[in-house]
Context: one part of a larger RNA
């Protein structure tokens, strides 16, 4: 140094952080709070017993179990090993599960539960070039798609944008239809030539009218995607603004919670715990920049989860000491 033992007072003063180490502990008996979904909480918590002879009570067929009295030894009677430290408050996630095989187990994922939305069977989805398959040998209390996450009370307001469903009257709208008209060539015709006209076919184009979804357009639809204001004034102390006036919006945040896993300023302000609190608790609301299934508020139980604080303990620390075993040194 590593890895065990032990250690006077003292007990967390160590530290980011009781980290890591003590404590605790087995049966049996007593006893056990708040809260609570009535199952739990719970082994809460906090106490008492345990070895060995004698004598006897009860149960039993008996092994044996369960009692009352007395007496014994030890430093120590679950005589050794092994075998929950515990309370309090709070945040996330309801739970028991999964999850980064080799830095992250968690508040992340997933769940039951809820909603919305495809799908009427040769479903709809997927996979494949097709045949063909999975869906399902199912059939709307089933598949398949998103999101929400037990439970309890709820879940306001905006359809203007965007997306999605539905309308078809009108605009625009391919290709294909359609062929007005042109343009090329020449039989023929004019002209002395030069060249001008030129039908009928053939080719090259090609105007108008037809032509579907689709956009535009009308509805609707937020547990689709998302969005939920500003200024100015007013009450007989000040102060505030129930009230009023104005501007803009599709509509101006409703309950509930809020300095919050969310607060810039800020160690916010009061009040608690501490001698001493940038952390923690309940409270204020001046929410830079909470808020209702991107779900809001609670919430018993639960958790190698975070955070704050107390009780046992305790070399973690005042502050190092001894001791064992290996390393280390030396020799091979």
């Nucleotide at each position: 140094c590593a890895c065990g033992g032990c250690u006077a007072a003292g007990g967390a003063a160590c530290u980011c952080g009781g980290c890591a180490a003590a404590u605790u502990a087995a049966c049996c008996c007593u006893g056990u709070a708040a809260c609570u979904u009535c199952g739990g909480g719970a082994g809460a918590a906090a106490g008492g017993g345990u070895c060995c002879c004698c004598u006897u009570g009860c149960a039993g067929c008996g092994a044996u179990g369960u009692g009352a009295g007395g007496g014994g030894c030890g430093c120590a009677g679950a005589g050794a090993a092994a075998u929950g430290g515990c309370c309090c408050a709070g945040g996330c996630g309801a739970c028991u599960g999964u999850u980064u095989a080799g830095c992250a187990a968690a508040a992340a994922c997933a769940c039951a539960u809820g909603g919305c939305u495809a799908u009427g069977c040769c479903a709809a989805u997927u996979c494949g070039a097709a045949a063909g398959a999975a869906g399902a040998c199912g059939u709307a209390u089933a598949u398949g798609g998103c999101c929400u996450g037990a439970c309890a009370c709820c879940u306001g307001c905006c359809c203007g944008g965007u997306g999605c469903u539905g309308g078809a009257a009108g605009g625009u709208u391919a290709a294909g239809a359609g062929g007005a008209g042109a343009u090329g060539u020449u039989a023929g015709g004019g002209g002395u030539a030069a060249c001008c006209c030129g039908a009928a076919g053939c080719a090259u184009u090609g105007a108008a009218u037809u032509g579907a979804a689709g956009c535009c357009c009308c509805a609707g639809u937020a547990a689709a995607c998302g969005g939920c204001g500003g200024c100015c004034g007013u009450a007989a102390c000040u102060a505030u603004a129930a009230c009023g006036g104005u501007c803009c919006u599709a509509a101006g945040g409703u309950a509930g919670c809020g300095a919050a896993a969310u607060u810039c300023c800020u160690u916010g302000u009061c009040g608690g715990g501490u001698a001493a609190g940038u952390u923690c608790c309940g409270a204020c609301c001046u929410g830079c920049a909470c808020g209702a299934a991107u779900g809001g508020u609670g919430u018993a139980a639960c958790g190698a989860u975070c955070u704050g604080g107390g009780c046992a303990c305790u070399g973690u620390c005042u502050c190092a000491g001894c001791c064992g075993u290996g390393a280390g040194c030396u020799c091979g």